Context: one part of a larger RNA
Molecule: large-subunit ribosomal RNA, domain II
Organism: Verrucomicrobiota bacterium
RNA sequence: GUCCGGGAGUUAUUGUCCGUGGCGAGCCUAAGGCUGGUGUGUCAGCCGGAGGCGAAGCGAAAGCGAGUGCGAACAGCGCGUCUAGUCGCGGGCAAUAGACCCGAAGCGCAGUCGAUCUACCCAUGGCCAGGGUGAAGCUGGGGUAACACCCAGUGGAGGCCCGAACUCGUGGAUGUUGAAAAAUCCUGAGAUGAGCUGUGGGUAGGAGCGAAAGACUAACCAAGCUGCGUGAUAGCUGGUUCUCCCCGAAAUAGCUUUAGGGCUAGCGUCGGGACAGUACUCCGGGAGGUAGAGCACUGAAUGGCCUAGGGGGCCCACCGGCUUCCCAAAACCAAUCAAACUCCGAAUGCCCGGAUCCCAUUAUCCCGGCAGUCAGACCGUGGGGGAUAAGCUUCAUGGUCGAGAGGGCAACAGCCCAGAUCACCGGCUAAGGCGCCUAAACACGGUUAAGUGCAAAGGAUGUGGCGUUGCUAAGACAGUGAGGAUGUUGGCUUAGAGGCAGCCAUCAUUUAAACAGUGCGUAACAGCUGACUCAUCGAGCGACGCUGCGCCGAAAAUGAUUGGCGAUUAAACCGUGUGCCGAAGCCGUGGGUGGUUGAUGUCUUCGGACGUCAACCGCGGUAGGGGAGCGUAGUCGGCUGCUGUGAAGCGGGAGGGAAACCGACCGUGGAGCGCCGACUAGUGAGAAUCCGGAC
Numbered sequence: 001g002u003c004c005g006g007g008a009g010u011u012a013u014u015g016u017c018c019g020u021g022g023c024g025a026g027c028c029u030a031a032g033g034c035u036g037g038u039g040u041g042u043c044a045g046c047c048g049g050a051g052g053c054g055a056a057g058c059g060a061a062a063g064c065g066a067g068u069g070c071g072a073a074c075a076g077c078g079c080g081u082c083u084a085g086u087c088g089c090g091g092g093c094a095a096u097a098g099a100c101c102c103g104a105a106g107c108g109c110a111g112u113c114g115a116u117c118u119a120c121c122c123a124u125g126g127c128c129a130g131g132g133u134g135a136a137g138c139u140g141g142g143g144u145a146a147c148a149c150c151c152a153g154u155g156g157a158g159g160c161c162c163g164a165a166c167u168c169g170u171g172g173a174u175g176u177u178g179a180a181a182a183a184u185c186c187u188g189a190g191a192u193g194a195g196c197u198g199u200g201g202g203u204a205g206g207a208g209c210g211a212a213a214g215a216c217u218a219a220c221c222a223a224g225c226u227g228c229g230u231g232a233u234a235g236c237u238g239g240u241u242c243u244c245c246c247c248g249a250a251a252u253a254g255c256u257u258u259a260g261g262g263c264u265a266g267c268g269u270c271g272g273g274a275c276a277g278u279a280c281u282c283c284g285g286g287a288g289g290u291a292g293a294g295c296a297c298u299g300a301a302u303g304g305c306c307u308a309g310g311g312g313g314c315c316c317a318c319c320g321g322c323u324u325c326c327c328a329a330a331a332c333c334a335a336u337c338a339a340a341c342u343c344c345g346a347a348u349g350c351c352c353g354g355a356u357c358c359c360a361u362u363a364u365c366c367c368g369g370c371a372g373u374c375a376g377a378c379c380g381u382g383g384g385g386g387a388u389a390a391g392c393u394u395c396a397u398g399g400u401c402g403a404g405a406g407g408g409c410a411a412c413a414g415c416c417c418a419g420a421u422c423a424c425c426g427g428c429u430a431a432g433g434c435g436c437c438u439a440a441a442c443a444c445g446g447u448u449a450a451g452u453g454c455a456a457a458g459g460a461u462g463u464g465g466c467g468u469u470g471c472u473a474a475g476a477c478a479g480u481g482a483g484g485a486u487g488u489u490g491g492c493u494u495a496g497a498g499g500c501a502g503c504c505a506u507c508a509u510u511u512a513a514a515c516a517g518u519g520c521g522u523a524a525c526a527g528c529u530g531a532c533u534c535a536u537c538g539a540g541c542g543a544c545g546c547u548g549c550g551c552c553g554a555a556a557a558u559g560a561u562u563g564g565c566g567a568u569u570a571a572a573c574c575g576u577g578u579g580c581c582g583a584a585g586c587c588g589u590g591g592g593u594g595g596u597u598g599a600u601g602u603c604u605u606c607g608g609a610c611g612u613c614a615a616c617c618g619c620g621g622u623a624g625g626g627g628a629g630c631g632u633a634g635u636c637g638g639c640u641g642c643u644g645u646g647a648a649g650c651g652g653g654a655g656g657g658a659a660a661c662c663g664a665c666c667g668u669g670g671a672g673c674g675c676c677g678a679c680u681a682g683u684g685a686g687a688a689u690c691c692g693g694a695c
Stems, first nucleotide, its partner, number of pairs: 001695006011097013026053003032047006057064002067079004100239002103236001107229005113224001119203009128193001130162003133158001137154006166190003171186004205221001207217002242629006252265005266373002268370007281355006292344001293342002298338003302334003307328001309327002311324005376401010406417003421591004426587003432581003435565003441578007458552002462549010479536005485509003490504003515530001519528002592619012630684001632681007640674003649668004655662002
């Protein structure tokens, strides 16, 4: 992992509500007893009214009583009165119990359980190759007044040195489902000591022991192990078993030692009751200060003008004065800004009243039973926070998902279209599409050349359209030929300054035209060139604005990509027209089912119950509410059935049913088992890192 088996809302009591039945101003017995049966577990019938609930309440109470309390009250107000209960049975829910099942870490108590591991201690034993160093003391000699001291020898000290056994475990590698739940190998530390070790013994659970690490106390010790309290508790995680039908949420508010939990409300469902011109649309009326706008207020802010005040400069002993291209209040002019500004001011929305067919089998409200929900997500719109960031965050409003399948977007909860009762080898459409993959397309007008068809600021003789303006047959624009001079090297400056470092001026002459010079150049000249002119040529040439589509800008990590192939008067883009395709939408045909209405049948305790037919409206669905069924085990009843001419079970299975399921018949099997009615549950398995077994 697979298969088989096991595996989770139970039971008791009390309360409450619903259904159903008995009796009813009443209803019921409890313990216990008697009688009968009996499989000795108990069952049935009858007694038993002790007691309980109800029929009256109000008040703290005295008390009063259809009233009573407060009160002076014959005001008022609170709670009552204006009848229905009670006892069974069944069901929903709650409370108390383990209370749907499994799951802690833990807490407490007990122990004739542990020191064979390990910590420390006690007693008694054992062990430490070899080598080195050479303390004190002693002896001899020297030395001293005597000591001291010195030298040599001797001697053999030491938590001394090197290094085996032994003990340890520094670094590394291997090992890491190991040879091993801590090892192996290499390397390393101590190795006469606070050394190592054998045997026996002692100390223990809030206790021991600890050269102290919360270490160790039998392979997990911030409190051992075992048993018990114990089914501890778990606002947490996981799991919770057959079918069909009807409806169908929430992820919000308030409060919460509250925030992933609750309670009440909101939103769902079921039962009962009430019930309308309520919602939508239209008409009429109303409140308002948003969007926008504005500057009249409050503030902000730019320029100007005017001008207090201040600063700088000057005159000045003081007083005071002059000046200023400085700063600048107020006023004025012009142009602006504002969530916490408003002289103004919408659209929507909201409130009130009114109108009408449809809407309406609807909405809404009240009472009662049962819930679930309190992590929401994205998208559009209006805001706050953030950076006019985020698949960001927080409100408001609408939608979708959540709980929604189908079609489109290549794929893709939240986007677009559209809400799936079932069937059909019928039809029409939506979004979106119609070269091929791939269902469906043609016609016309234009654009793009970038395979643009996915990106910005910015940049550019890309190209189409529209426009403004200048030059042009008196010859433009471009090209080519020629000229481009003279006073003069203008004056100044300067070493020089000759068109061309710089400053000033920029005249005049000859001319078709030609600058006191546009750029290059020289030390300065020279030289080249431009402006300007003529000739040649012969038709358009420039500048600018708006706009369509393109170009550059354009770098990312495995091999690339409009989904792919591929496509260029398109299979791209813009526009026009007519078709077609396209969904579980709509239509058609048939079936099922819920509801409403109508018709009708049977039964009726007259409340109604159960059918049949038709029309109409419905039938996506998580949490959840409600309803109807299937199957399993057993019990009771039925003068009901099957069975060796083959029961159950098992393998297959025509066929039937909306489903759970039922099932003729065949095989296997070899002795019991169904059906109908009712009842009772240890009643349904795929999940719980579920439990046991098998492979």